[in-house]
Context: one part of a larger RNA
RNA sequence: CGAUGUCUGAAAGGAAAAAAGCCAUAGUACGAGAGGAACUGGUUUUUGAGGCCACUGGUUUACCGGAUAUCCGACAGGGUAAAACCGGGCAGCUACGCCUUAUGAGGAUAAGAGCUGAAAGCAUCUAAGCUCGAAGCCUUCCUUAAAAAGAGACAUCCUGAACACAGAAAGAAGAUCUGUUUGAUGGGAGCGGUGUGUAAGUAUAAAGCUUCGGCGAUAUAUUCAGCAUGCGCUUUCCAAUAGUUCGUUGUUAAU
Numbered sequence: 001c002g003a004u005g006u007c008u009g010a011a012a013g014g015a016a017a018a019a020a021g022c023c024a025u026a027g028u029a030c031g032a033g034a035g036g037a038a039c040u041g042g043u044u045u046u047u048g049a050g051g052c053c054a055c056u057g058g059u060u061u062a063c064c065g066g067a068u069a070u071c072c073g074a075c076a077g078g079g080u081a082a083a084a085c086c087g088g089g090c091a092g093c094u095a096c097g098c099c100u101u102a103u104g105a106g107g108a109u110a111a112g113a114g115c116u117g118a119a120a121g122c123a124u125c126u127a128a129g130c131u132c133g134a135a136g137c138c139u140u141c142c143u144u145a146a147a148a149a150g151a152g153a154c155a156u157c158c159u160g161a162a163c164a165c166a167g168a169a170a171g172a173a174g175a176u177c178u179g180u181u182u183g184a185u186g187g188g189a190g191c192g193g194u195g196u197g198u199a200a201g202u203a204u205a206a207a208g209c210u211u212c213g214g215c216g217a218u219a220u221a222u223u224c225a226g227c228a229u230g231c232g233c234u235u236u237c238c239a240a241u242a243g244u245u246c247g248u249u250g251u252u253a254a255u
Base pairs, nucleotide, nucleotide: 002157003156004155005154006153007152011144012143013142014141017047018046019045020044021043022042023041024040030035048101049100050099051098052097056095057094058093059092063088064087065086066085068081069080070079071078072077090230104140105139106138107137112132113131114130115129160246161245162244163243165179166178167177168176185239186238187237188235189234190233191232192231193229194228195227196226201222202221203220204219205218208215209214
């Protein structure tokens, strides 16, 4: 590049695959024997490449619990010591985890092999003509790709875009993507799931200590509690308010 969407494919890149073992072939071919293959088919592994996070493992300075020193007078609740340290851990990100990476085919050729066949009544693959022929070349496979200036095609439309605002599936900044009250975009709340592991307070029991008045680690019950939640669903409670700029088609009027 008028806008939006769907394409074509000039061109560019790729190693996107490489190798090995085992089984069958086969104790066969071969060989006096000793020994001892291959074409082909199946299967597995390693390395490389691409992707993913259901499982397994790692991380998880969101989170939960234990717990030492010290400080907030004690309890409760907290701060600091690399998150003091220790035990777990969702999402996300990852590999040590998982998936894919198949088989070939076509065309034009090289050396070479030929057909027909004259120049040169013979012969000759060559001069005209024709047929084959390689891990190599061009395609077939994957990725990018209308800035391919020959700047493409098709469909719809006369629209729109940017800023600003709420943001994430995106992210260094730009960019990308979603939403903007005709709304679930973010926050909050509720429910579910998930993590940790049974909160505080109260009651009861209690080793031990005691100035005999009491104090009391700890355990049990209340309590699969309490706390947390980057996840799912629901809900307009809060905030997406209010707007600004640029561009375009048509009509009318004027020149």
The part of an RNA shown here (large-subunit ribosomal RNA, domain VI) has 255 nucleotides and comes from a Candidatus Woesearchaeota archaeon. The prediction has a mean pLDDT of 80. Rfam family: Archaeal large subunit ribosomal RNA.